[in-house]
Predicted 3D model of a 96-nucleotide RNA (THF (Tetrahydrofolate) riboswitch aptamer) from Firmicutes bacterium UBA6811. Its mean pLDDT, the model's own confidence on a scale to 100, is 86. Rfam family: THF (Tetrahydrofolate) riboswitch aptamer. Gene Ontology term of the family: tetrahydrofolate metabolic process. The literature on the family includes a 2011 paper in Structure by Trausch et al., "The structure of a tetrahydrofolate-sensing riboswitch reveals two ligand binding sites in a single aptamer". The organism belongs to Bacillota, within Bacteria.
RNA sequence: GGCAGAGUAGGUGUCGCGCGUCAAGGGUCAGGGGAUGGGGAGUUGCCCCUGAACGAAAGGCGGAAUCGCCUGCGGUGCGGCAUCGCGACCGCUGCC
Numbered sequence: 001g002g003c004a005g006a007g008u009a010g011g012u013g014u015c016g017c018g019c020g021u022c023a024a025g026g027g028u029c030a031g032g033g034g035a036u037g038g039g040g041a042g043u044u045g046c047c048c049c050u051g052a053a054c055g056a057a058a059g060g061c062g063g064a065a066u067c068g069c070c071u072g073c074g075g076u077g078c079g080g081c082a083u084c085g086c087g088a089c090c091g092c093u094g095c096c
């Protein structure tokens, strides 16, 4: 110097434990902020906050009700497993 590789935030599927179903959560838009392969940056990806609009699948049993149990539902939260996975610069590993 050339070639090849490892590695992120996250995504998908699945299992387990939860939350909600008296509607939060999730999703959408706008504004602000933050983190992001090993390093420093970086967004059209991700997260947080605020505001706005929109929006739902409940049912059975016991019971006076709160509630409890069971079956569902939510493009619901967390974790395990499997799998996909940085565009550029530098670095790391292997081969020539």
Base pairs, nucleotide, nucleotide: 001096002095003094004093005092010084011083012082013081014080015079016078017077018076019074020073021072028052029051030050031049032048033047034046038090039089042086058071059070060069061068062067